[in-house]
RNA sequence: AUUUCCUUCAGGGCAGGGUGAGGCUUUGGCCAAGUCCCUACCGGUGGUAAUGCAGGUAUACUGCUAGUCCACGAGCCGUAAGGCAGAUCCGGUGCGAUUCCGGAACCGACGGUACAGUCCGGACGAAAGAAGGAACCA
Numbered sequence: 001a002u003u004u005c006c007u008u009c010a011g012g013g014c015a016g017g018g019u020g021a022g023g024c025u026u027u028g029g030c031c032a033a034g035u036c037c038c039u040a041c042c043g044g045u046g047g048u049a050a051u052g053c054a055g056g057u058a059u060a061c062u063g064c065u066a067g068u069c070c071a072c073g074a075g076c077c078g079u080a081a082g083g084c085a086g087a088u089c090c091g092g093u094g095c096g097a098u099u100c101c102g103g104a105a106c107c108g109a110c111g112g113u114a115c116a117g118u119c120c121g122g123a124c125g126a127a128a129g130a131a132g133g134a135a136c137c138a
Base pairs, nucleotide, nucleotide: 003135004134005133006132007131008130009129016038017037018036022031023030024029040118041117042108043107044072045071046070047069052064053063054062055061067106068105075084076083077082088104089103090102091101092100110121111120112119
C1' cells in the first nucleotide's frame, strides 16, 4: 500500500424601499410580507484545471481555484425493489478552457405561513466526504 475498526469535523444567505392579503379602531386613522414588486445577498462533497493566483533560482516541482461540465450527498414518492429531482451563454487568450480573463444571464427539496434559495420546522438529525489515530500485513 491493502483490509478492518475508532475518534473528531463536515452549509451560506433579504440591508434598503414599495405595495397591502389581513387585523385593530374612539371611524380620525393605525398596524401589517426577509414569502408579492424593485432591489440586496448566498453557493455542500469528490473529479477535471494548459492558462490564472501563491510558493520556488527555475520552463522543474508543489499548493489553490467550476452553484450552471462529470459524478456524489442532502430532499421528495414508494412497504420494498425501485423511481423522481435545478441552472450558461457570448467574447478574449491558447494546441487545448461551459473551469482562466471580460461581459451578460440563469438556478435552488419538503411541511408551515401572504405565494419563501435566504424566516420557522423535521434537524442538538442525517450525510457525500475530510482530517487524525489503531490493528492487520510486509
FMN riboswitch aptamer (RFN element) from Firmicutes bacterium UBA5301, 138 nucleotides, folded computationally.
The source organism's lineage runs through Bacteria, Bacillati and Bacillota.
It was read from a public genome assembly, where an Rfam model found it.